[in-house]
RNA sequence: UUCAUCCAGAGCAGCCGAGGGAUUGGCCCUAUGACGCUGCGGCAACCCCCGUUCGGGAAGGUGCCAAUUCCAUCGGAUUUUCCGACAGAUGAA
Numbered sequence: 001u002u003c004a005u006c007c008a009g010a011g012c013a014g015c016c017g018a019g020g021g022a023u024u025g026g027c028c029c030u031a032u033g034a035c036g037c038u039g040c041g042g043c044a045a046c047c048c049c050c051g052u053u054c055g056g057g058a059a060g061g062u063g064c065c066a067a068u069u070c071c072a073u074c075g076g077a078u079u080u081u082c083c084g085a086c087a088g089a090u091g092a093a
Base pairs, nucleotide, nucleotide: 001093002092003091004090005089006088011040012039013038014037015036019029020028021027024072025071026070041065042064043063045062046061047060048057049056050055051054069087074084075083076082077081
């Protein structure tokens, strides 16, 4: 850079200590210690394996384990909603 996916799913400890949820506005999480790191555990998105074009598997490679990518932000429409784009995240090439 290109392509695909993003309404589901998934903990308990130890350490550290004040912010964190990408940005902006909300709204949430958080000293009943969030976030981050480590250990073991789990989930199953992609690669991978088996049947096959939709299921199953979980040994391996990444990944993930609060809230629809938390919601909105930009544009359009049949405008309490829906569609698309932008942006972000993950995987593969």
Overview: A computed fold for a 93-nucleotide RNA from Megasphaera coli, annotated as SAM riboswitch aptamer (S box leader). RNAcentral holds the sequence, with entries from MGnify. The organism belongs to Megasphaera, within Bacteria.